This is a predicted structure of a 341-nucleotide part of an RNA (large-subunit ribosomal RNA, domain IV) from a Dehalococcoidales bacterium. It matches the Rfam family "Bacterial large subunit ribosomal RNA". Its Rfam clan is "LSU clan". The full RNA is in RNAcentral, with records from ENA. Its mean pLDDT, the model's own confidence on a scale to 100, is 83.
[in-house]
Context: one part of a larger RNA
């Protein structure tokens, strides 16, 4: 000075990020009690009290003998009556996720996955879709109350505006457009056949075969171009002056820009920089917490938005018990070492 235990005056969270960790209450035994909230099921064993061992007993049933039942009351013992061990702390508020469930085998269990509902969007079956070169398999021994896909996530109340961009989706008049085919030039080589000049050599002209990453010219689909449509598709969802009989302040108007200027809820939020924002409540003090305000740096409606009982080893203030967590160390038992001897 280390580990595993025990025990402590007074205080009792001062400790700490944080009551971590330790103690303490209770002990799915019996009476009695039991609040807000609420989906009426819960919450709830809510919380809170009492009792718990021996003895006598009222009481039913029987004629009686005796038998059942052991409450209500009475008495006894003991430091202590569930007499061992074992075997929930508890209240009040908030955020998140509806619930049960699932993951980082070996640093994360959760607010993250999933989930019952909701939606879209594809599929007429040799389906869609998926693996596979393909056969073929799965989908499915199914058939739109079925199967795939994506976004959302219980239940409530709701779910605004924008089709310009981009995607999809329907359309076809007109514009561009490959390959190919027809067709003309213009080469290149063979052939046959004239014409010119000719000493060889050669110029030229027609016809036909063959050929060219050669150049036009018609033809020529889808697609883009164009025309609607479509948000629970990808995604947006404004500036700037002026104005009311105090003052502020702006229902109001004016004016530019846009596809169209965020609507119901909600807000210093899991979102608020500026900020430890204002005001209230808690505490004797409160950068954390709850209530409200609204100046939303930069909320916002199926990458949902807002409540929401139950739930939860989630996560955030607060109290009550509690205690070596501290104030502040002490001593004791085991154990392991290390120094002396």
């Nucleotide at each position: 000075a280390c580990c595993u235990c025990g025990u402590u005056a007074a205080g009792g969270a001062a400790c700490u990020c944080g009551g971590c960790a330790a103690a303490a209450c209770a002990g799915c035994a019996g009476c009695c009690g039991u609040a807000a909230g609420u989906u009426c099921g819960c919450a709830a064993u809510a919380a809170g009290g009492c009792u718990u061992c021996c003895c006598c007993g009222a009481c039913c049933c029987g004629c009686a003998a005796g038998g059942g039942u052991u409450u209500a009351g009475g008495g006894g013992u003991g430091c202590a009556a569930c007499a061992a061990a074992a075997g929930a702390c508890c209240c009040c508020u908030g955020g998140c996720g509806a619930c049960u469930g699932u993951u980082u085998a070996u640093c994360a269990a959760a607010a993250a996955c999933a989930c019952a509902g909701g939606u879209c969007c594809c599929u007429g079956c040799u389906a869609a879709c998926u693996g596979g070169c393909a056969a073929c398999a799965g989908g499915a021994u199914g058939u739109a109350u079925a199967g795939g896909g994506g976004c959302u996530g219980a239940c409530g109340c709701c779910u605004g505006a924008c089709c310009a961009g981009u995607g999809c989706u329907a359309g076809a008049a007109g514009g561009u457009u490959a390959a190919u085919c027809u067709u003309g030039c213009c080469g290149g080589u063979c052939u046959u056949u004239g014409a010119c000049a000719u000493u060889a050599u050669g110029u030229u002209a027609a016809a036909g075969g063959c050929u060219g990453a050669g150049c036009g010219a018609g033809u020529g689909a889808a697609g883009c171009c164009c025309u609607a449509g479509u948000g629970a598709a990808c995604g947006u969802c404004g500036g700037c002056a002026a104005u009311a009989a105090c003052u502020a302040u702006a229902a109001u108007u004016g004016u530019c820009c846009u596809a169209a200027g965020g609507u119901a809820c909600c807000g210093a939020a899991a979102u608020u920089c500026c900020u430890u924002g204002g005001c209230a409540g808690g505490u004797a003090a409160g950068u954390u917490c709850u209530g409200u305000c609204c100046u939303g740096c930069a909320g916002g409606a199926a990458a949902g938005g807002c409540g929401u009982a139950a739930c939860g080893a989630c996560u955030g203030g607060g109290g009550g018990a509690c205690u070596g967590u501290c104030u502040c160390a002490a001593c004791g038992a085991g154990g392991a070492g290390c120094c002396c001897g």